[in-house]
Context: one part of a larger RNA
């Protein structure tokens, strides 16, 4: 821009893409078969491999603005206590998120038309013949079915609702995340829990400083303390103020 008024939702599916794999074992059954040795079809189940999708409850990884310990050196006048730098200074742990080696799921079943093939009926050709007319079965393959996209499918579809002109609706702006390079997408904007803060809880670290007690002292106790990023909930304390723009066909 189009789809012939505009808009918000919900959809149909022309068409396109994806998936499609396979082993072992058990039962049937030591049965059918076979002199024996051996040893099934068909059917039912269990458990794997590779591949793919999703997820973070578990097991792990990471987690450079979380916690703790430690070394050297500089600083805060000194002690104590902190802090800068040293690969995040080094080391031990680790929430959320992300993640695989972790967890869950998938390939199917079924239907239709068929290939090779197997048949029925059956003439030409009094027989025979699956074929000439006619009819049936038959594959991981084909068409459906399963998953995803999809009306620019210009053949531009359908349904519902709203608006009838300062309209409905959308945008700018702001607070933002389940989104993100930027646009876009989603949530919210006081008729408010959108983000921050605060409080509580979960979770992490591992018992802060100061004081006091015990000990000659190192150190230990009072103390599951202190501190804490992303998590969950509550709470208007802070910030989402005010406002502007687009849209306006026909009758």
């Nucleotide at each position: 821009c189009g789809u012939u008024a505009g808009a918000a939702a919900u959809u149909u599916g022309a068409g396109a893409g994806g998936a499609g794999c396979u082993g072992a074992c058990u039962c049937u059954a030591g049965u059918a078969c076979g002199a024996g040795a051996g040893g099934a079809c068909c059917g039912a189940g269990u458990u794997g491999g590779a591949c793919a999708g999703a997820u973070c409850u578990c097991u792990g990884g990471u987690g450079u603005a979380u916690c703790u310990g430690c070394u050297g050196u500089g600083g805060c006048g000194c002690c104590a206590g902190c802090u800068g730098c040293a690969u995040c200074g080094c080391a031990g742990a680790g929430u959320a998120g992300c993640u695989a080696u972790a967890u869950c799921u998938g390939g199917a079943a079924g239907g239709g038309a068929u290939a090779a093939g197997c048949g029925c009926u059956g003439a030409a050709a009094g027989c025979a013949u699956c074929u000439a007319a006619g009819c049936g079965c038959g594959a991981a393959g084909c068409c459906c079915a399963c998953c995803u996209c999809a009306a620019g499918a210009u053949a531009a579809g359908a349904u519902u609702u709203c608006u009838u002109u300062u309209a409905a609706g959308g945008g700018u702006c702001g607070u933002u995340a389940u989104a993100g390079a930027u646009g876009a997408u989603g949530a919210c904007g006081u008729u408010g829990a959108u983000a921050g803060g605060u409080u509580a809880c979960a979770g992490g670290u591992g018992u802060a400083a100061a004081g006091u007690c015990a000990g000659u002292a190192a150190u230990g106790g009072c103390a599951u303390a202190g501190c804490c990023g992303a998590g969950u909930a509550a709470u208007a304390c802070u910030a989402a103020u005010u406002a502007c723009c687009c849209g306006u066909a026909g009758a």